[in-house]
Context: one part of a larger RNA
RNA sequence: CGCAGGAUAUUUGAGAGGAUCUAUCCUUAGUACGAGAGGACCGGGAUGGACGAACCUCUAGUGCACCAGUUGUCGUGCCAACGGCAUAGCUGGAUAGCUACGUUCGGACGGGAUAAACGCUGAAAGCAUAUAAGCGUGAAACCCACCUCGAGAUUAUAUAUCCCCACCCGCAAGGGUGCUAAAGACCCCUGGAAGACCACCAGGUGAUAGGCUGGGUGUGGAAGCGCAGUAAUGCGUGAAGCUUACCAGUACUAAUCGGUCGUGAGG
Numbered sequence: 001c002g003c004a005g006g007a008u009a010u011u012u013g014a015g016a017g018g019a020u021c022u023a024u025c026c027u028u029a030g031u032a033c034g035a036g037a038g039g040a041c042c043g044g045g046a047u048g049g050a051c052g053a054a055c056c057u058c059u060a061g062u063g064c065a066c067c068a069g070u071u072g073u074c075g076u077g078c079c080a081a082c083g084g085c086a087u088a089g090c091u092g093g094a095u096a097g098c099u100a101c102g103u104u105c106g107g108a109c110g111g112g113a114u115a116a117a118c119g120c121u122g123a124a125a126g127c128a129u130a131u132a133a134g135c136g137u138g139a140a141a142c143c144c145a146c147c148u149c150g151a152g153a154u155u156a157u158a159u160a161u162c163c164c165c166a167c168c169c170g171c172a173a174g175g176g177u178g179c180u181a182a183a184g185a186c187c188c189c190u191g192g193a194a195g196a197c198c199a200c201c202a203g204g205u206g207a208u209a210g211g212c213u214g215g216g217u218g219u220g221g222a223a224g225c226g227c228a229g230u231a232a233u234g235c236g237u238g239a240a241g242c243u244u245a246c247c248a249g250u251a252c253u254a255a256u257c258g259g260u261c262g263u264g265a266g267g
Stems, first nucleotide, its partner, number of pairs: 001152001005163006015149004021049007033038001051106005059100004066093005071086006110144003117137004164266001165178005179264001184261004188204005208254003211250005218242002224237005
């Protein structure tokens, strides 16, 4: 820009893409078959491999604004307690998120029309013949079925709902004057399990983000004081203190005030 008014939802599915894998074991059955050796079709069940998708309960990794330990040095006057720097100083753990080595799931079932192949009926050609007329069976291939996208499918779908004037000229299309600015959308702002930007999604007076409160999680026993010990240190107060991204609650703070587009019934 188009989809012959403008919107908001929900849709049909032309078409496109993805997937389509495979092994072993048990059973049928040591049966059919075979002198024996050997050894099935068909059918039923189980467990894997590779591949793919989703997810983070478990296991494992990361986790540079979480917790603890610790070395050197500088600083807060000193002690104690803290802070800075040293690869995040080093070390041990670790929430959310993101992950695989982890977990769950997938290939199916079924239908249609067929290939090779195998048939039924059956003449030409009194026989025979699956073929000439006619009718079947039959494969991981094909078309459906499964998953995703999908009306710029210009053949531009459909459904529901919402919104929009008076007068004058004119046969109409249209033009003029006055009034009006709808539904809805955007700008802007708070953000996000969404994201390069844009888009998308949740919100803008309400739980959108921050804060605060409570909980969870992690760390692992804070500081101060008391006691014991010459002291290092230990014990008690006390599963203490601290706690990022998690779960809730709560308008305290910030989403203020505003602006723009879009018209008036539609060849």

Source information:
Predicted 3D model of a 267-nucleotide part of an RNA (large-subunit ribosomal RNA, domain VI) from Methanothrix sp. Lineage of the source: Archaea > Methanobacteriota > Methanomicrobia > Methanotrichales > Methanothrix. RNAcentral holds the full RNA, with entries from ENA. The prediction has a mean pLDDT of 89.